[in-house]
Context: one part of a larger RNA
RNA sequence: ACGAACGCUGGCGGCAUGCUUAAUACAUGCAAGUCGAACGAGAAAGUUUCUUCGGAAACGAGUAUAGUGGCGCACGGGUGCGUAACACGUAGGUGACCUACCUUUUAGUCGGGGACAACAUCGGGAAACUGAUGCUAAUACCGGAUGUGGUAAUCAAUUUUGAAAGUAGAUUACUAAAGGCAGCCUCUGCAUAUGCAGUUGCUAGAAGAAGGGCCUGCGGAACAUUAGCUUGAUGGUGAGGUAAUGGCUUACCAUGGCUACGAUGUUUAGGGGGUCUGAGAGGAUGAUCCCCCACACUGGAACUGAGACACGGUCCAGACUCCUACGGGAGGCAGCAGUAGGGAAUAUUGCGCAAUGGGCGAAAGCCUGACGCAGCAAUGCCGCGUGAGUGAGGAAGGCCUUCGGGUUGUAAAGCUCUGUCAUACGGGAAGAACUGGGAUUGUAUUAAUAGUACUUUCUCUUGACGGUACCGUAGAAGGAAGCACCGGCUAACUUCGUGCCAGCAGCCGCGGUAAUACGAAGGGUGCAAGCGUUGUUC
Numbered sequence: 001a002c003g004a005a006c007g008c009u010g011g012c013g014g015c016a017u018g019c020u021u022a023a024u025a026c027a028u029g030c031a032a033g034u035c036g037a038a039c040g041a042g043a044a045a046g047u048u049u050c051u052u053c054g055g056a057a058a059c060g061a062g063u064a065u066a067g068u069g070g071c072g073c074a075c076g077g078g079u080g081c082g083u084a085a086c087a088c089g090u091a092g093g094u095g096a097c098c099u100a101c102c103u104u105u106u107a108g109u110c111g112g113g114g115a116c117a118a119c120a121u122c123g124g125g126a127a128a129c130u131g132a133u134g135c136u137a138a139u140a141c142c143g144g145a146u147g148u149g150g151u152a153a154u155c156a157a158u159u160u161u162g163a164a165a166g167u168a169g170a171u172u173a174c175u176a177a178a179g180g181c182a183g184c185c186u187c188u189g190c191a192u193a194u195g196c197a198g199u200u201g202c203u204a205g206a207a208g209a210a211g212g213g214c215c216u217g218c219g220g221a222a223c224a225u226u227a228g229c230u231u232g233a234u235g236g237u238g239a240g241g242u243a244a245u246g247g248c249u250u251a252c253c254a255u256g257g258c259u260a261c262g263a264u265g266u267u268u269a270g271g272g273g274g275u276c277u278g279a280g281a282g283g284a285u286g287a288u289c290c291c292c293c294a295c296a297c298u299g300g301a302a303c304u305g306a307g308a309c310a311c312g313g314u315c316c317a318g319a320c321u322c323c324u325a326c327g328g329g330a331g332g333c334a335g336c337a338g339u340a341g342g343g344a345a346u347a348u349u350g351c352g353c354a355a356u357g358g359g360c361g362a363a364a365g366c367c368u369g370a371c372g373c374a375g376c377a378a379u380g381c382c383g384c385g386u387g388a389g390u391g392a393g394g395a396a397g398g399c400c401u402u403c404g405g406g407u408u409g410u411a412a413a414g415c416u417c418u419g420u421c422a423u424a425c426g427g428g429a430a431g432a433a434c435u436g437g438g439a440u441u442g443u444a445u446u447a448a449u450a451g452u453a454c455u456u457u458c459u460c461u462u463g464a465c466g467g468u469a470c471c472g473u474a475g476a477a478g479g480a481a482g483c484a485c486c487g488g489c490u491a492a493c494u495u496c497g498u499g500c501c502a503g504c505a506g507c508c509g510c511g512g513u514a515a516u517a518c519g520a521a522g523g524g525u526g527c528a529a530g531c532g533u534u535g536u537u538c
Stems, first nucleotide, its partner, number of pairs: 001536002004534005011384006017377002019342001024340003028337003033071003038068002041065001046059005078295003088219007097212003102208008110144001112142002119134006149175007179200003183196002221267003228258003233255008270292004274285004297318005320331004348374001350373003356370001357368004387417004397408004421479001423474005431465001436460004442454004482527005487508003493522005503510002
C1' cells in the first nucleotide's frame, strides 16, 4: 500500500469501490429498434342513430396490427479464453488502399416494364413451421435515353516529382437516378396541373472531416537441464484473388531463408496510459477510469452490408439442456438483475428516461439494464459526534502498601451551560436547456400580404432521485467506544494464580515456587469507529 479475507467491536454523513476462484451450468424478466412525410392492406371493444328485431349505418379509425421497403442492428455493454505476435507502445510509410451517415461544391433527376409479400382460397404438420393457385403497391426489382463526369484501352504537348506513375488534350467502349410533403393562381372572370415557387430525398462526380485496412524501424517475459530449424519453405516469371501490397493462392523455374546479437521448442502472459513503493535509480503490478487488441457454449464456414466472417444473425459438425403425437424441433447471461456450484471472499430478480449520450423519424415522439439515481457492505478515503466549563471533604468503591499512606483522580457526584449528530414536527431547492401550444418583431425565398425556413420578446408546459439536500422549531447530556499491547527491539508495571505444567512467541527467547514474557486483576501506553491477525507487493 490493498478490488482483500478472518477475529472482537460498531453512532452519523459525503465520495468512491465491490466474483481476484469455475471463459462452470443457468429458471425468470428486461438489455435494439424505429419510420404512415417510401408502399399496399386494415380490424375489434365501446358509444350513438335507425330497425322488418334478422341486422344496418356513423364515430372509434385510416387507429391497433402484421406485411413490402429504408436506416440502424459492425455503436453502446461484457469478459481476458487465446495470443510472445506488427498483438501493443512509439516513430514513420501507403506513388499499394477503402469509407454509409455529416459538411462544402459541380452536374443531373427523362421515359417505360414485369413481378413478389401482405390478402383470398385450398392444403400438409403434434409443434416449429410450410406447400399450391389467384390478386396487388412502392423510394422494392429490371431494361431504355442522356453522360456534367467516372472507369478501361490507344494516341499524345509543355512542365514537375520520384528509385519507380504519367498529366492537359483527342478517339473508342462501358457506366446513373425516385420520389415524398405541404403552398399559390401572378398574366384574364372561374377551376386546375401539365405551370410557378418551397422543402426533403435520389444519381454521378470533386474535395473535407472523422474512421479503418496494409507495410516498416525501434522497444518491453522466462528456460540452453530447448541447438539446430524450414518445403510454400526463400526468391523469380506467368496467372488468379483482394478495396489494396504480398507465396495470399496456384503452375513452372532456381536453391534458397533463419540461427549463440539465441533460431526452433517448451512454459507463462492480453498490451499501454497508469497504479503501489522508493530520495532517486529501480522493483512489483495492469481492479475501478481512458486507448488498442482478442473472444462470445466448442470447432469450422460463408451470406448480407459502406463496414462483420457478426455476443442477444445464418449454415454445418460436436458436447450439454429442454419439448415431442418419436416423424421431428428449440436453446446459448464473458449484457443488467438473479439462481446453483466453486470459494476465505464480493451487492437489488429496484426506480427513471428528468439530465447526458446513442438509434430511427420532417417533427411530435418511440426505444435505450448505455446512463442518471436509489438499495446492500466500516471494503476504502475524508469529515463529524459520543459533550463543554466549574468542581478536593482529594467522597465511596477497587488496587497497592513499609499500614503512615499512595493510586484510580477533576475522574465521579454536585453546580452552570451548549445542542453538532440522531429523534419529532414544519418550510423546501439547484440540477430545466429543450420540445410543443398561444401571442409578438423582423429577415430570406417568391408574382405573392400563400406557404416554408430563420429570428426578437412574453406566456403556459417537462424531475427518477425526492418532500431528498438545505433551513427553522422542540425537548433532552439525554441514544452513541472499542481494540491491541505493556521482557528487549518498542511507547507503557505492580499484585495474585500457576510451577518446564498450563501456556506464550515476529526475532532473541519466557515458564522447573517470589514470572514486569503464561492466566487474571488494578494501573498504564498506542490507535480510535475502528483495532488487531493473516496474505501479497515495495
The prediction has a mean pLDDT of 83. Predicted 3D model of a 538-nucleotide part of an RNA (small-subunit ribosomal RNA, 5' domain) from an uncultured prokaryote. It matches the Rfam family "Bacterial small subunit ribosomal RNA". Its family is annotated with structural constituent of ribosome and ribosome in the Gene Ontology. The full RNA is in RNAcentral, with records from ENA.